[in-house]
Formats: sequence, C1' cells, structure tokens
RNA sequence: AGCAUCCAAAACCAAACCUACUGCAAGGCAGGGACAGAAAGUCACGGGUCUCGAACACAGACAGCCGGACUGCCGAG
Repeated sequence: AGCAUCCAAAACCAAACCUACUGCAAGGCAGGGACAGAAAGUCACGGGUCUCGAACACAGACAGCCGGACUGCCGAG
C1' cells in the first nucleotide's frame, strides 16, 4: 500500500411521526425526533417501483429497492 470489518475507539447519518415552506402529484427542504445503517457519502448509468397523463408517449420522483461507478474513518487478521 491492497484486501478484509473481529474487538474497541473517534466520528457520521437519521426511518416513522409532528410543525413550517414548496410542488398538480410522487416528493423535496428546514427544525424537532430516532427505526435503522460498514458507507444510509455522492452519482439517475442499468433494472425496478412511484407520480403526472387518454397513453406502454413526454416529463418528474425514489440512492434508506437491487446492481454498478467514484470517494471516505478505525485497523485485529
């Protein structure tokens, strides 16, 4: 340095719900809150689900649905 994540430590994040704002909607954002998370950091690239819609079109959403890519803390083995 690389892989690995056992023990431990330092950190991180934040489901549901409530309030405020925003959006046609799915949802997003801030505060509170804490179900959980070894990347629950980032990316809509692939699949999937959801919204709008007459439509399997167009457009949008979900990264805490799965896969993939890039980056990151500790450090037994």
Molecule: c-di-GMP-I riboswitch aptamer
Organism: Pseudomonadota bacterium